[in-house]
Context: one part of a larger RNA
Formats: sequence, C1' cells, structure tokens
RNA sequence: UCAUAGCUAAGGAACUAGGCAAAAUAGUCCUGUAACUUCGGGAGAAAGGACGCCCUCUUAUGAGGGUCGCAGUUAAUAGGCCCAGGCGACUGUUUAUCAAAAACACAUGACUUUGCUAAAUUGAAAGAUGAUGUAUAAGGUCUGACACCUGCCCGGUGCCGGAAGGUUAAAAGGAGAUGUUAUCCUCGGAGAAGCAUUGAAUUGAAGCCCCGGUAAACGGCGGCCGUAACUAUAACGGUCCUAAGGUAGCGAAAUUCCUUGUCGGGUAAGUUCCGACCUGCACGAAUGGUGCAACGAUCUGGGCACUGUCUCAGCUAUGUCCUCG
Repeated sequence: UCAUAGCUAAGGAACUAGGCAAAAUAGUCCUGUAACUUCGGGAGAAAGGACGCCCUCUUAUGAGGGUCGCAGUUAAUAGGCCCAGGCGACUGUUUAUCAAAAACACAUGACUUUGCUAAAUUGAAAGAUGAUGUAUAAGGUCUGACACCUGCCCGGUGCCGGAAGGUUAAAAGGAGAUGUUAUCCUCGGAGAAGCAUUGAAUUGAAGCCCCGGUAAACGGCGGCCGUAACUAUAACGGUCCUAAGGUAGCGAAAUUCCUUGUCGGGUAAGUUCCGACCUGCACGAAUGGUGCAACGAUCUGGGCACUGUCUCAGCUAUGUCCUCG
C1' cells in the first nucleotide's frame, strides 16, 4: 500500500450520474393510527409509552415497596419511514455463466375454425395426440384485473359468400394440309383406300377478372383561402382532393425535433420532478384509450432519521505486501 473489521471532534449528503457503500431502524406488551379505497385493505401506517434486580402479598397472573446504572428487549439475533409521479393490476416466469424488468405469463374480453372417423398437430402408412373430451368442448390469433369506454373508413391487401358474363390447363375433338402410291394420263400431271406427319373450329373445372360482405382482419383516419365594430382569434363561408379525413379521452408524454417551450410549485440557486397550457416535428381508442385501491429486490423527484459518502482525514486490530535476520 492492499484486504477485512472497529472507533472518530465539529458539521451531516456539502460526496456522487445516483445516499453507491455504510450508519440508522429492529423484540414483546400497551396506547394510537391519515389521505385514499375495489370497503378486503392502506396498517407493524405514522406517532408515543413500558421492560433490570431484590423483598412482601398472591393459585395463576398481578399489586405494593426498595435498590443500581448515562443507559434494563441490550450476549447475540430480529422492519428505516413518509410525500408524490411513471410503468405493469396482482402471486408467478425469464436471458444456467454481464440484463429479473416496464419483457413473458395471468384471470378477463373479443374474433375465428371445428358437428365428431371434429378441426388442428404428427407420421411414408397403419396409427397416435386432441379425448376415454363433444360447442359451457377443443384448436388458432389478438387483448390483458377492475371502472368508464372502444368513434369514422371495405378504395388497397387478406378472408368469407356468389355465380350471369370474360379469360383459362390437361383431356376430348379431327375440318383441313403434307408425304407415300393402286390406278388413269394428252406424259405436263391427277390421284381412292390405307399408313404416317401435322392440325383449325368446338367442348372443357377451380383460379383470376367480376358482384357483395367483413376492421377486437392487415391497415388508414387531408390541404389551401377568406371572414366578427380595437387587436387577436375564427363559431362561419369558399374551394381542391379522399375509401374515410382522428370522435371521446389524454397531451413538451417511456411519444415534443425546435426545447432548459411558457406559466405556476418546490430550492438561496432546479436541463431532472410535480401541476397546468396546447403550437400533438411525429398521442389516440383490444397494434386498445383514459383512470385506478392493492402489489413491485421496478424507474423518477422530494423530505425525516442516520451516518467517514464528503469537508479531511486520523487511529486501532488481524492477514498480506515490504524490510531485516
């Protein structure tokens, strides 16, 4: 020096990205206990008090008296708490070996498939799972307790239904053409049947085109100009485009670039935090929207207590390092 422990005047987070680490709290009994709330909770809320030993009485327990110390749960062991906000309802699960979370799951809700030799999965098949189940069941997808809700768009893509017309395969079909040659011939040619090589029309399903439905299917949800008797703004009007132009709610947000937006609160001083505003670069409704008690080794801000985190270091113990032998 390092490691592990112990103590420290005065101050008490001034340290630091951040109270990281440490300190503090801690037991039992009694008193007492707020907002909020899904009335269960919150809650061990918070905040206070008592506790040793000896004697007497007493069944237990308890009562009275005495006594020592700064201090009686004190040998050890054994919640820090409060005020707000974000996210996820919750208990649970996860990257064995850098991530435990706001990720996954979850109860709930919805859509969709499936009538039983079910759909789906697996297998070459037999078969098996589904299920010794039967639509209050089973599979797939999304959402994610609960409360209040879940707007508009079917033009595109997908899915479902439809069958009139258009297009369309194999296949069927075999007009015609060509080669060959019995025969005929005016010697130039013509040419039956058969065989062979081709081959048009015509018939021909699903699909696609087409018609309709469907968004808790994939998804989408505008621009410009003018206008009120101060100004400003625009309830109002015009116009272009669209399938339809974002409703409720929320909003500088885990989303806001400009941005440390502006105002208010907290501080002497606050890029964070809380409450508002709305100019939403680029929120928005089961890709769920907004709230929400309880819960969380969750994330953010503040306070009390506490402390060597710090001002600013010092000392001690043990074990190394190191020096000497």
This is a predicted structure of a 325-nucleotide part of an RNA (large-subunit ribosomal RNA, domain IV) from a Flavobacteriales bacterium. The RNAcentral record of the full RNA draws on ENA. Model confidence (mean pLDDT): 86 of 100. NCBI's taxonomy places the organism under Bacteria, Pseudomonadati, Bacteroidota, Flavobacteriia, Flavobacteriales.